[in-house]
The RNA shown here (SAM riboswitch aptamer (S box leader)) has 102 nucleotides and comes from a Saprospiraceae bacterium. The organism belongs to Saprospiraceae, within Bacteria.
């Protein structure tokens, strides 16, 4: 970096560097010199690949060594169509993340 599936209302922090902005985008709302973002170390959460079981071969249990991934707020919250009781539902962009493929 292109494309295809699938998920995303759950859930998990502690030290350390290091100093301004930061949460993808724009609008809002937030975090943040009581040190955020980030990056490094541990520690975890979850189970996508994964390992065993079992199978009606669609999957269903269990595991966590190992590849990723997480670990502020629902993907922080939105936009678009539909239906609506006007709040909230279903769907579909966008992003994220994994698995396969360019």
């Nucleotide at each position: 970096a292109u494309c295809u599936u699938a998920u995303c209302c759950a859930g998990a922090a502690a030290g350390g560097u290091g100093g301004a902005g930061g949460g993808a985008a724009a609008g809002g709302c937030c975090c943040g010199a009581u040190g955020a973002u980030a990056c490094c170390u541990u520690a975890g959460c979850a189970a996508c690949c994964c390992u065993u079981g079992c199978u009606c071969c669609g999957g269903c249990a269990a595991g966590a060594a190992g590849g990723u991934g997480c670990u502020a707020a629902u993907u922080c919250c939105u936009a678009c169509u539909c239906a609506u009781u006007c709040a909230u539902g279903a769907g579909u962009c966008a992003g994220a993340u994994a698995a396969g493929u360019c």